[in-house]
Molecule: RNase P RNA; transfer RNA
Organism: Nitrospira sp.
RNA sequence: GGAGAGGACCGGGUGAUCGCCCACUUCGUGGGAGGAAAGUCCGGACUUCACGGGCAGGGCGCUGGGUAACGCCCAGGCGGAGCAAUCCGACACCAGCACCACAGAGAACAGACCGCCGAUGGCCGCCCGAUGGGACCCCAUCUUAUUCGCGGCGGAUCAGGCAAGGGUGAAACGGUGGGGUAAGAGCCCACCGCAGUGGUGGUGACAUCACUGGCACGGUAAGCGUCGCCCGAUGCAAGGCCAAAUAGGAAGACGACCGUCUGUGCUCUCCGAGCACCGGCGACCGGCUGGCCCGGCCGAGGUCUUCGGGUAGGUCGCUAGAGGUUCGAGGCAACUCGAAUCCCAGAGAAAUGAUCACCGGCGCUUGCGAACACAUCGCAGGCGUUACAGAAUCCGGCUUACAGGUCUUCUCCACCG
RNA sequence: GCCCCCGUAGCUCAGUUGGAUAGAGCAGCGGUUUCCUAAACCGCGGGUCGCACGUUCAAUUCGUGUCGGGGGCACCA
Numbered sequence: 001g002g003a004g005a006g007g008a009c010c011g012g013g014u015g016a017u018c019g020c021c022c023a024c025u026u027c028g029u030g031g032g033a034g035g036a037a038a039g040u041c042c043g044g045a046c047u048u049c050a051c052g053g054g055c056a057g058g059g060c061g062c063u064g065g066g067u068a069a070c071g072c073c074c075a076g077g078c079g080g081a082g083c084a085a086u087c088c089g090a091c092a093c094c095a096g097c098a099c100c101a102c103a104g105a106g107a108a109c110a111g112a113c114c115g116c117c118g119a120u121g122g123c124c125g126c127c128c129g130a131u132g133g134g135a136c137c138c139c140a141u142c143u144u145a146u147u148c149g150c151g152g153c154g155g156a157u158c159a160g161g162c163a164a165g166g167g168u169g170a171a172a173c174g175g176u177g178g179g180g181u182a183a184g185a186g187c188c189c190a191c192c193g194c195a196g197u198g199g200u201g202g203u204g205a206c207a208u209c210a211c212u213g214g215c216a217c218g219g220u221a222a223g224c225g226u227c228g229c230c231c232g233a234u235g236c237a238a239g240g241c242c243a244a245a246u247a248g249g250a251a252g253a254c255g256a257c258c259g260u261c262u263g264u265g266c267u268c269u270c271c272g273a274g275c276a277c278c279g280g281c282g283a284c285c286g287g288c289u290g291g292c293c294c295g296g297c298c299g300a301g302g303u304c305u306u307c308g309g310g311u312a313g314g315u316c317g318c319u320a321g322a323g324g325u326u327c328g329a330g331g332c333a334a335c336u337c338g339a340a341u342c343c344c345a346g347a348g349a350a351a352u353g354a355u356c357a358c359c360g361g362c363g364c365u366u367g368c369g370a371a372c373a374c375a376u377c378g379c380a381g382g383c384g385u386u387a388c389a390g391a392a393u394c395c396g397g398c399u400u401a402c403a404g405g406u407c408u409u410c411u412c413c414a415c416c417g
Numbered sequence: 418g419c420c421c422c423c424g425u426a427g428c429u430c431a432g433u434u435g436g437a438u439a440g441a442g443c444a445g446c447g448g449u450u451u452c453c454u455a456a457a458c459c460g461c462g463g464g465u466c467g468c469a470c471g472u473u474c475a476a477u478u479c480g481u482g483u484c485g486g487g488g489g490c491a492c493c494a
Stems, first nucleotide, its partner, number of pairs: 001413010012359007020032005034388001038399002041397005046235001048233002052294004057231005062076005077091001078089004092226002096224002098220003113166002115162003120159002123155005129142006174192006193215001194213008239316004249307006258282004263277006285299005309493003323342008360386011418490007427443004436474001445461005467483005
């Protein structure tokens, strides 16, 4: 000097004029957007309802820690990318079910198209031997009462053997090398991989060493599913109080009212029967109870749904908080603890702005200068540009957007000393 | 503010246990017919499956992020 990686941060400044919101001690004083206020993707606080059990549903998923909690953060393990700094990882389980198109011989405890072999049994040819027949040679057969022999070489490939090689595919049931074989193959051996057992180190994920086993275990769970852990619903338009106004209206749906017992009253000629009412128990039906079931509660002018009517005002919730800054201590770190100090928007359809001047930043460009060229720098000037975006109950995160700039640590390459 | 849903041809829609040529109707273009037009018949073109990244051998389909569009939610009686 070039290329790159990580971390922290800024994201305009000053003045003048005009203007906005809030509070108060009201001629004034003080305060007034962000790193993401955003997306609303997670986790909480808070609110009301539910709050007995089960099911359903949702979420997370290597290990250890941090935290109010988390899907976040820190540290580590493993896998992947990179020469490296460093970065990335939805990183539990394939037991069961399901799927694996096309191509291909065969796609899940598979398969033989080309190919290799054809050891073994058969086939063909030649040779040797034996037996029989006729004529020295030829033909037939490989058999016999017994004995000997039932052989050798070659060829093609029927049966058969093989899965090395070719080929298909995303994926073909360990890889490389050697031995072995008719040809081959974990068939055997060495190394690597894999699995199991044990030892050692580590809190653990895991790592490593030794021994054993010839290999048995394809992929997909961001397919159904399994395992472990966590989760009640609701969102400030939650919810409380006050005030105002209206038709306490209409339609629809469901609507058990049964049995038995005690008591009271009435009726009947009847000692018993009937009727009515109060209460208890049981059954059925309906409604409510965050979704379903059980359970629980309620039930006569009741419950639910829809339509219609009225008001769209005030106030609390509301901003002092898992708060900020500085220092100290613990911890590798995330973070925690302690002390001091500070108060920093709270509107309710929405304020935090506009104009001008000067100074900045960045880009392009003109002139001058630095001894020449490239490049760079300085001074003066001109033009352009100055982002993403804007609180709405509040916090902790994540993700996404962002003109341009600053600081710092580290890696690789080249050159000079 | 809070809570839901949708995005496939010019328009309206299909397409779901993931399988390669993504379909239908209308519209458009060309032809036949007609003196011409319409209708009818025959044929044809037209798709980033909103976009990006991922999972998978393979994505309209599954997952995440993002962009755009739409809907609902006040209180009283």